Overview:
The part of an RNA shown here (small-subunit ribosomal RNA, 5' domain) has 582 nucleotides and comes from an uncultured Syntrophomonadaceae bacterium. RNAcentral holds the full RNA, with entries from ENA and SILVA.

[in-house]
Context: one part of a larger RNA
RNA sequence: GACGAACGCUGGCGGCGUGCCUAACACAUGCAAGUCGAACGGAGACAUAUCCGGCACUGCGUGUUUCAGAGCAGCAGGUGCUGGAACACGGAGAGCCGGGUAUGUCUUAGUGGCGGACGGGUGAGUAACGCGUGAGUGAUCUGCCCAUAAGAGGGGGAUAACAGUUGGAAACGACUGCUAAUACCGCAUAAGGUGUGGAAUUGAAGAAGGACACAUUAAAGGCGGCGACUGGGAACAGGCUGCCGCUUAUGGAUGAGCUCGCGUCUGAUUAGCUGGUUGGCAGGGUAAAGGCCUACCAAGGCGACGAUCAGUAGCCGGCCUGAGAGGGUGAACGGCCACACUGGGACUGAGACACGGCCCAGACUCCUACGGGAGGCAGCAGUGGGGAAUAUUGCGCAAUGGGGGGAACCCUGACGCAGCGACGCCGCGUGAGCGAAGAAGGCCUUCGGGUCGUAAAGCUCUGUUAUAGGGGACGAAAGAGGCGAGCCGGAGAAUGGCGAGUCAGUGACGGUACCCUAAGAGGAAGCCCCGGCUAACUACGUGCCAGCAGCCGCGGUAAGACGUAGGGGGCGAGCGUUGUCC
Numbered sequence: 001g002a003c004g005a006a007c008g009c010u011g012g013c014g015g016c017g018u019g020c021c022u023a024a025c026a027c028a029u030g031c032a033a034g035u036c037g038a039a040c041g042g043a044g045a046c047a048u049a050u051c052c053g054g055c056a057c058u059g060c061g062u063g064u065u066u067c068a069g070a071g072c073a074g075c076a077g078g079u080g081c082u083g084g085a086a087c088a089c090g091g092a093g094a095g096c097c098g099g100g101u102a103u104g105u106c107u108u109a110g111u112g113g114c115g116g117a118c119g120g121g122u123g124a125g126u127a128a129c130g131c132g133u134g135a136g137u138g139a140u141c142u143g144c145c146c147a148u149a150a151g152a153g154g155g156g157g158a159u160a161a162c163a164g165u166u167g168g169a170a171a172c173g174a175c176u177g178c179u180a181a182u183a184c185c186g187c188a189u190a191a192g193g194u195g196u197g198g199a200a201u202u203g204a205a206g207a208a209g210g211a212c213a214c215a216u217u218a219a220a221g222g223c224g225g226c227g228a229c230u231g232g233g234a235a236c237a238g239g240c241u242g243c244c245g246c247u248u249a250u251g252g253a254u255g256a257g258c259u260c261g262c263g264u265c266u267g268a269u270u271a272g273c274u275g276g277u278u279g280g281c282a283g284g285g286u287a288a289a290g291g292c293c294u295a296c297c298a299a300g301g302c303g304a305c306g307a308u309c310a311g312u313a314g315c316c317g318g319c320c321u322g323a324g325a326g327g328g329u330g331a332a333c334g335g336c337c338a339c340a341c342u343g344g345g346a347c348u349g350a351g352a353c354a355c356g357g358c359c360c361a362g363a364c365u366c367c368u369a370c371g372g373g374a375g376g377c378a379g380c381a382g383u384g385g386g387g388a389a390u391a392u393u394g395c396g397c398a399a400u401g402g403g404g405g406g407a408a409c410c411c412u413g414a415c416g417c418a419g420c421g422a423c424g425c426c427g428c429g430u431g432a433g434c435g436a437a438g439a440a441g442g443c444c445u446u447c448g449g450g451u452c453g454u455a456a457a458g459c460u461c462u463g464u465u466a467u468a469g470g471g472g473a474c475g476a477a478a479g480a481g482g483c484g485a486g487c488c489g490g491a492g493a494a495u496g497g498c499g500a501g502u503c504a505g506u507g508a509c510g511g512u513a514c515c516c517u518a519a520g521a522g523g524a525a526g527c528c529c530c531g532g533c534u535a536a537c538u539a540c541g542u543g544c545c546a547g548c549a550g551c552c553g554c555g556g557u558a559a560g561a562c563g564u565a566g567g568g569g570g571c572g573a574g575c576g577u578u579g580u581c582c
Base pairs, nucleotide, nucleotide: 001581002580003579005578006577007576008575009574012428013427014426015425016424017423018421019420020386025384026383027382029381030380031379034114035113036112039111040110042108043107044106045105046104047103048102049101050100051099052098053097054096055095057093058092060090061089062088063087064086065085066084067083068082069081121339122338123337130264131263132262133261134260135259136258137257140256141255145252146251147250148249149248150247151246153187155185156184162177163176164175165174166173167172192217193216194215195214196213197212201208202207221244222243223242224241225240226239229238230237231236265311266310267309272302273301274300277299278298279297280296282294283293284292314336315335316334317333318329319328320327321326341362342361343360344359345358364375365374366373367372392418394417395416396415400414401412402411403410404409431461432460433459434458441452442451443450444449465523467518468517469516470515471514475509481503482502483501486498487497488496526571527570528569529568530567531552532551533550537566538565539564540563541562547554548553
């Protein structure tokens, strides 16, 4: 000087960082990887249209019966009219319930696609082509992406979901039946690819090359739009067309595999090690060279330039220190590697031998009806434990990035933020000016005085910060949406693609930063040291005691070294101590 620090005393604010170095110990709980209905068939809900059935209702018309009223001068009867009620028939309206069909919208368990190999964590193992660096691959693969070329014709059989039956406490099954696809399987086609044979030509070489021949090898649709044409009454279909997909091949980009040179800790009180061992040949295997594996043949290979064995350790960019050379280190950030309870294994896939996938074994924990099951925080929080020691079971997807989707959008403990900790760095404050030959008080004193000391008081100011009130952002302009000049495309079409401009809208942080106003010195200083090294001295107490101490050393009666006080020195929201490194 430095630190991922800890401990002691102390502690006002802000910004930016940073925070289990120990038990890769065990984990309650929540979240951390989904998404696509524009691949598919169902199921459910809702809406609209329509049909059927049922229920209850309201008018209307006609007829019958009955009652009432007025009129026909009066009474009785009769007739017609008007009105009420009941019944029958006809026709209408709107409603509710149930069911069917069609269309549309929304949701979604399942099939299917893409992604769960990224992102995030940890450092156990590893002394190794693991890492670093430089080469090679004439020994290789590469989903999504870009460019180019060619294609997508015609069929088939299933199966989940679902329904029924059934087993089980559960986890989870079994059987029967039905069905769809961008799921699966034949056939056709083959520009191209692949395999076999193979001329010219090229190369130092294993080899490359490859005219030609034979064999072999693909596919899938979805969502829209449309003037004419064809079919149709129409819807629509054919056809044409746009977008998203599909197949094959070539090249690119990106990512990865493999090989080699050099470098990469300690121990010789580890000196010999090795049997698939070293090489060859043949075969297998892999995307690919190779004892990678197998059979056979040869007897090799490594080692004092340190093999083997043992110990320790992830490596690097960097970081710390140092004038440098060097030494130390490998937290945070970035690259690579390894691991995911322990050990083993493969499956799927472009990619894994796969942290939040599968199988087996083991230890542990949990559930159980005792038959059997479930689990894996070295993801983010959080708990116990260990420890000198290390944080919130927070907010948000607004930004950046990632996955899915045509998009809207959904998911994202990545990330962006907030919380806690003086853990670190940086900044700010705890007031400023004036104020006595100098108050009181403390300490010392040669008793004269000296010192704390302009320090305080007092007077005049300021207003950072804190407090209260008011205003109040940047980060957010993109995508998508509305309008839209113009352009492309197509058929003078539409959908569609591009698109200047324009409108609207989107913030977790956060009413935060920042700004303004108010009153008011008000709320804000400690820690270590004072023998020498080493800046800073006296008094009292103690008396080899109590104690100090980094080294030298202090203390046994005048201690500047112990303890306290006054004074002083250093640093300052810190100051010391301890540990580690230079």